[in-house]
Context: one part of a larger RNA
RNA sequence: GAACAAACGCUGGCGGCGUGCCUAACACAUGCAAGUCGAGCGAUCCACGUUUCCUUGGCGAGCUUGCUCAAAAAGGAAGCAUUUGGAUAGCGGCGAACGGGUGAGUAAUGUGUGGGUAAUCUACCCUUAAGUCUGGGAUAACCUGUGGAAACAUGGACUAAUACCGGAUAAUGCCUCUUUGAGAUAACUCGAAGAGAAGAAAGGCUUCGGCCACUUUUGGAUGAGCCCACAUCCUAUUAGCUUGUUGGUGAGGUAAAAGCUCACCAAGGCGAUGAUGGGUAGCCGGUCUGAGAGGAUGGUCGGCCACACUGGGACUGAGACACGGCCCAGACUCCUACGGGAGGCAGCAGUGAGGAAUUUUCCGCAAUGGGCGAAAGCCUGACGGAGCAACGCCGCGUGGAGGAUGAAGGUUUUCGAAUUGUAAACUCCUUUUAGCAGGGAUGAAGCCUUAGGGUGACAGUACCUGCAGAAAAAGCCCCGGCCAACUACGUGCCAGCAGCCGCGGUAAAACGUGGGGGGCGAGCGUUGUUC
Numbered sequence: 001g002a003a004c005a006a007a008c009g010c011u012g013g014c015g016g017c018g019u020g021c022c023u024a025a026c027a028c029a030u031g032c033a034a035g036u037c038g039a040g041c042g043a044u045c046c047a048c049g050u051u052u053c054c055u056u057g058g059c060g061a062g063c064u065u066g067c068u069c070a071a072a073a074a075g076g077a078a079g080c081a082u083u084u085g086g087a088u089a090g091c092g093g094c095g096a097a098c099g100g101g102u103g104a105g106u107a108a109u110g111u112g113u114g115g116g117u118a119a120u121c122u123a124c125c126c127u128u129a130a131g132u133c134u135g136g137g138a139u140a141a142c143c144u145g146u147g148g149a150a151a152c153a154u155g156g157a158c159u160a161a162u163a164c165c166g167g168a169u170a171a172u173g174c175c176u177c178u179u180u181g182a183g184a185u186a187a188c189u190c191g192a193a194g195a196g197a198a199g200a201a202a203g204g205c206u207u208c209g210g211c212c213a214c215u216u217u218u219g220g221a222u223g224a225g226c227c228c229a230c231a232u233c234c235u236a237u238u239a240g241c242u243u244g245u246u247g248g249u250g251a252g253g254u255a256a257a258a259g260c261u262c263a264c265c266a267a268g269g270c271g272a273u274g275a276u277g278g279g280u281a282g283c284c285g286g287u288c289u290g291a292g293a294g295g296a297u298g299g300u301c302g303g304c305c306a307c308a309c310u311g312g313g314a315c316u317g318a319g320a321c322a323c324g325g326c327c328c329a330g331a332c333u334c335c336u337a338c339g340g341g342a343g344g345c346a347g348c349a350g351u352g353a354g355g356a357a358u359u360u361u362c363c364g365c366a367a368u369g370g371g372c373g374a375a376a377g378c379c380u381g382a383c384g385g386a387g388c389a390a391c392g393c394c395g396c397g398u399g400g401a402g403g404a405u406g407a408a409g410g411u412u413u414u415c416g417a418a419u420u421g422u423a424a425a426c427u428c429c430u431u432u433u434a435g436c437a438g439g440g441a442u443g444a445a446g447c448c449u450u451a452g453g454g455u456g457a458c459a460g461u462a463c464c465u466g467c468a469g470a471a472a473a474a475g476c477c478c479c480g481g482c483c484a485a486c487u488a489c490g491u492g493c494c495a496g497c498a499g500c501c502g503c504g505g506u507a508a509a510a511c512g513u514g515g516g517g518g519g520c521g522a523g524c525g526u527u528g529u530u531c
Stems, first nucleotide, its partner, number of pairs: 001531004006527005013396006019389002021354001026352003030349003035094003040091002043088005049080008060069004101307003110232008120224002125220002129216003133167004143156005175196009203212003233279003240270003245267008282304004286297004309330005332343004360386001362385003368382001369380004399429004409420004433472001435467005443458001446455001475520005480501003486515005496503002
């Protein structure tokens, strides 16, 4: 000098764009953050419909003239339902493995770069080819019983499906065998022909045109797993480490190679080119600095990894060993009828604590993106926005021109004056921004309906126009040298200053105050850290 996720002191007008717990991966009240599909299914409820009965009612009719019958309409009860609309606890499907957070652990099971997979998987999507035939038994919901304070548990009886289980059919797919071509050669790989074994499905809506689903299969796309090479902090005041250890054969196991696991055999493997141990740390694109080489760093944004109260485990699934899933153990908190239960903010806000220090328990799904759905749509603290903070960067303003009797006041003085100083007053202008008034967006296309209509949180915001008036808007640090800027008074090695050198003991340009001056400016200084 530059930089910062900064903090502190003094000061503080506006706007745009960013950024905002670096400390306790400490503990968390409350609300929200993952649902959706009724066009998969059986039920239930409401409205509508319809039948019967009852009550009110009394158009009318009958006659024996005060009695009987009795339509419409209204209300209620029960039943039916082939319908129509709405709601949804349950079964079922898809999603919940994304998105969001954090950096504890990790020095290599990570990351970066480049390869390999002839050792692999991939839901939804695109694409190729073919298909969806025929049966069956249950179970939730509902009803009912029991236990329990609750959480919930359990028995009986009933029922459906795109839930579950058989049978059939089946190739170019998969497996086995035989023959054979090519490539490689260590296993093997890619093809061709033949034989054999196993193996699939689900329907829904419809305006009857179709649409959406389902099963097997080909190739792709996307995503993921695994392997190899190189690179990747400090420490030798850590020198030896290793027994599934290193390799082989066989078997098991996985989507898949492999001591991944096991049995047997061999005795290997790593190491001063630093093994093993210890410390520290998420890695990178980048960022800061620097002429560069390099050094430092990894906050925001993007890629990868790891973690989800602590430790362990598997289940489901295309995908997890799963932040808002399950089980076990532990610590902690809460409820309890003491028998037993419930919980996990390193999601968004917010609270306490810690700390020098870090924001609203806001608005909206209008846009973008995601999940589900045929769609309408629903959900979305992702996201879009607003709020708070000079925390940072950038822009603008706090007025402009004229104005000498060089006014008054202040300060200094050699008492002549000098300086503050064109500064002010005064004259003439301008009105950015703030204020007030009027107008007022882009961001919107999808979509619904049918040729028209409607959809904006931000927001009555940005922006435009008008109005009045210089009006409402300047501080901070420094002035001995480094280093730009000097005097007076006070103080008297005191009080104090100080980054270094050093100032202060009676004329201090170095302390304190006034005047003056210098620097930067809505900031200016100090402290910390990096180059």